[in-house]
RNA sequence: AUGACGGCAAGGGGAGAGAACGGUUUAUACCGUCGCCGAAGGAGCAAGCGCGUCAGCGUGAAUCUCUCAGGCAAAGCAGACUCUUGUUGGACG
Numbered sequence: 001a002u003g004a005c006g007g008c009a010a011g012g013g014g015a016g017a018g019a020a021c022g023g024u025u026u027a028u029a030c031c032g033u034c035g036c037c038g039a040a041g042g043a044g045c046a047a048g049c050g051c052g053u054c055a056g057c058g059u060g061a062a063u064c065u066c067u068c069a070g071g072c073a074a075a076g077c078a079g080a081c082u083c084u085u086g087u088u089g090g091a092c093g
Base pairs, nucleotide, nucleotide: 005089006088007087008086009085010084011083012082013081018034020033021032022031023030024029035072036071037070041068042066043065044064048059049058050057051056
């Protein structure tokens, strides 16, 4: 030395939503006003399980829900998830 399943790194793929209106302005940047999106992050909860004085309490996932944050022409940045490679741990054999 098999390698389920993970960690880290690199590269690839990767959606949605106003080039909104007003002001300054070259502007897509800034400020204000509304309208929207969900796949960074964040928050919430079902069944079940545990406890119980049987009232309830605790635990409990997400791509679900909320939209705090973030985002809303293209580009760029970001982007859950996913693929490949490298490296590392490792159930099982």

Record summary:
Glycine riboswitch aptamer from Alkalicoccus halolimnae, 93 nucleotides, folded computationally. The RNAcentral record of the sequence draws on Rfam. The prediction has a mean pLDDT of 81. Rfam family: Glycine riboswitch aptamer. Rfam's curators write: This family represents the bacterial glycine riboswitch.